[in-house]
RNA sequence: GGGCCGGUAGCUCAACUGGCUAGAGCACCCGCCUUGCACGCGGGAGGUUGUCGGUUCGAAUCCGAUCCGGUCCACCA
Numbered sequence: 001g002g003g004c005c006g007g008u009a010g011c012u013c014a015a016c017u018g019g020c021u022a023g024a025g026c027a028c029c030c031g032c033c034u035u036g037c038a039c040g041c042g043g044g045a046g047g048u049u050g051u052c053g054g055u056u057c058g059a060a061u062c063c064g065a066u067c068c069g070g071u072c073c074a075c076c077a
Base pairs, nucleotide, nucleotide: 001073002072003071004070005069006068007067010026011025012024013023019057028044029043030042031041032040050066051065052064053063054062
């Protein structure tokens, strides 16, 4: 330098062929339960999907550029 895969909540991950209000588990907060804690049960908060731009009535999803991580190949003294 080139190819491929990945980046979505604090963490691990979903989201079909572009369209329902971006969800789940764990963690966090509140309540119930308990003598108390844990477990369990109920509820809540937390995101503009790595960044920028474009296409579209509509983009996490398509296109371009770019950054980061992984992997393979090539090049170099």